[in-house]
RNA sequence: GGCGACGUAGCCAAGUGGUAAGGCAGCGGUCUGCAAAAUCGCUAUCACCGGUUCAAUUCCGGUCGUCGCCU
Numbered sequence: 001g002g003c004g005a006c007g008u009a010g011c012c013a014a015g016u017g018g019u020a021a022g023g024c025a026g027c028g029g030u031c032u033g034c035a036a037a038a039u040c041g042c043u044a045u046c047a048c049c050g051g052u053u054c055a056a057u058u059c060c061g062g063u064c065g066u067c068g069c070c071u
Stems, first nucleotide, its partner, number of pairs: 001070007010024003018054001026042005047063005
């Protein structure tokens, strides 16, 4: 220098055009003599900028970052 994959909550992670699942962790409630366990609830500008669309995490272009391959 060229090519490709990936970027979603503190962490892991689903989602392939129509209000963003789940698990772990954290916080709060219930329970308990106090805890633990159990149980209920809470937590997302979907890396950023623009485009297409009635509607974009999703499609298109660019930027940034991480990883891999070729030279």
The RNA shown here (transfer RNA) has 71 nucleotides and comes from an Abditibacteriota bacterium. Its mean pLDDT, the model's own confidence on a scale to 100, is 81. It was read from a public genome assembly. Lineage of the source: Bacteria > Pseudomonadati > Abditibacteriota. Its Rfam family is "tRNA". By type it is a transfer RNA.